A computed fold for a 479-nucleotide part of an RNA from an uncultured bacterium, annotated as small-subunit ribosomal RNA, 3' major domain. Its Rfam family is "Bacterial small subunit ribosomal RNA". Rfam links the family to the GO terms structural constituent of ribosome and ribosome. Its mean pLDDT, the model's own confidence on a scale to 100, is 84. The full RNA is in RNAcentral, with records from ENA and SILVA.
[in-house]
Context: one part of a larger RNA
RNA sequence: UGACGGGGGCCCGCACAAGCAGCGGAGCAUGUGGUUUAAUUCGACGCAACGCGAAGAACCUUACCAGGUCUUGACAUCGAUGUAAAGCCUAAGAGAUUAGGUUGCUCGGCUUCGGCCGACAGAAGACAGGUGGUGCAUGGUUGUCGUCAGCUCGUGUCGUGAGAUGUUGGGUUAAGUCCCGCAACGAGCGCAACCCUUAUGAUCAGUUACUAACGCGCAAUGGCGAGGACUCUGAUAAGACUGCCGGGGACAACUCGGAGGAAGGUGGGGACGACGUCAAAUCAUCAUGCCCCUUAUGACCUGGGCUACACACGUGCUACAAUGGUGGAAACAAAGAGAAGCGAAGUCGCGAGGCAGAGCGGAUCUCAAAAAAACCAUCUCAGUUCGGACUGUGGGCUGCAACCCGCCCACACGAAGUUGGAGUUGCUAGUAAUCGCGGAUCAGAAUGCCGCGGUGAAUACGUUCCCGGGCCUUGUACA
Numbered sequence: 001u002g003a004c005g006g007g008g009g010c011c012c013g014c015a016c017a018a019g020c021a022g023c024g025g026a027g028c029a030u031g032u033g034g035u036u037u038a039a040u041u042c043g044a045c046g047c048a049a050c051g052c053g054a055a056g057a058a059c060c061u062u063a064c065c066a067g068g069u070c071u072u073g074a075c076a077u078c079g080a081u082g083u084a085a086a087g088c089c090u091a092a093g094a095g096a097u098u099a100g101g102u103u104g105c106u107c108g109g110c111u112u113c114g115g116c117c118g119a120c121a122g123a124a125g126a127c128a129g130g131u132g133g134u135g136c137a138u139g140g141u142u143g144u145c146g147u148c149a150g151c152u153c154g155u156g157u158c159g160u161g162a163g164a165u166g167u168u169g170g171g172u173u174a175a176g177u178c179c180c181g182c183a184a185c186g187a188g189c190g191c192a193a194c195c196c197u198u199a200u201g202a203u204c205a206g207u208u209a210c211u212a213a214c215g216c217g218c219a220a221u222g223g224c225g226a227g228g229a230c231u232c233u234g235a236u237a238a239g240a241c242u243g244c245c246g247g248g249g250a251c252a253a254c255u256c257g258g259a260g261g262a263a264g265g266u267g268g269g270g271a272c273g274a275c276g277u278c279a280a281a282u283c284a285u286c287a288u289g290c291c292c293c294u295u296a297u298g299a300c301c302u303g304g305g306c307u308a309c310a311c312a313c314g315u316g317c318u319a320c321a322a323u324g325g326u327g328g329a330a331a332c333a334a335a336g337a338g339a340a341g342c343g344a345a346g347u348c349g350c351g352a353g354g355c356a357g358a359g360c361g362g363a364u365c366u367c368a369a370a371a372a373a374a375c376c377a378u379c380u381c382a383g384u385u386c387g388g389a390c391u392g393u394g395g396g397c398u399g400c401a402a403c404c405c406g407c408c409c410a411c412a413c414g415a416a417g418u419u420g421g422a423g424u425u426g427c428u429a430g431u432a433a434u435c436g437c438g439g440a441u442c443a444g445a446a447u448g449c450c451g452c453g454g455u456g457a458a459u460a461c462g463u464u465c466c467c468g469g470g471c472c473u474u475g476u477a478c479a
Stems, first nucleotide, its partner, number of pairs: 001479002003476003007473007015463002019427005026318008034309002042053002064304007073127001077126002081121003086103007107118004129293002132291003138287002140282003143278001145276001150189006156165003169180003195270004200238001202236005210227002214225003241264001244258005320420001324379005336367003341360002346355003386417001391412007433455007
């Protein structure tokens, strides 16, 4: 100087407390451990691994296993030499592949007509290739403490020196934020602001959006003429700065209350992550040193596996019901996606879906029905008209192909479960809870992920205690 203390002081955080909803019990989904296996590919392991890499394993993917195959190779450059390439058909085979036939006969560019280049094949060989090892050799990227308020430097001064001072102190703040004081005076990286979005009105602009007035028209509808008011769209500038008033304070910083205002003291949300810590994670995104394999640790194919199952854990979904279930009739969103795509009307089917093919590269058309809520009816507290696992049968869709191993529909079947021990998680407002909608990936395959809106709470006395953190100080057999 740090680090540490079941030392002290001050302060903060959904840290506790006050509340609400959960998890831990059940069934299922998913990840992991373990076990099993020919293989169940690999990585991630307290917080900060475990719905994580994976924004999607039937083949492919795929790295694993079995079997069948190849050896200048599936891919790149050079290459004597040769030829269009390529497609189609037949046979053998699980296929990779092998053998044969056929179409194509010069295909393109340049040309001094010799040829050259492109494209393809190709001996020998240089070499390729490796998701093989090492993240404790590395780059890059990322997590975490933590959006915590800190981390440093120059000059000066003090100290023999390590070092100190500044950065401590008195106030204040979300903040090393600002004010005052001070052997310090300044400065840098952080904080804040500048950026995006949301909340308000204005100006400009009106098509595909809108419709107040006028006119036309319809069973009805901005459907049409028209309009530029309104909504909305999207561009521009405005607006909030403790600016104004009052109290407190040290005449300061600041703080409390008020006015005006759509918004008030950082308005809400996002992006943004200092010096560093964890030899943290990643050699399997990629790049890369060294080591290793080279008729195999490389490459191709078929099939299997990653989907196993006495068990244990994490994360979720669905429930256990009446604030509910079921039936009927019937309202109100936002944000998105769409051409090898979204797919309407109509029609067939109980339904999944089929036929059909309008319109739309889309403020125009489509996906598209929002759901919960509200209304009417029924069930009357039961393992039930709760719950839906499991199983059977029959179908639908995608796709060469749903046996291993997809999703959906109908009928039948109808399990556990009556609110969950010790313990434990999230959340302070348009939040929690609850309700549906969309997207990425994607042929198909979400209860996951990323977004969107609808309905919409309770509680916070307070900082003694638990956890984490910041500043000062003290002790120390630690560095």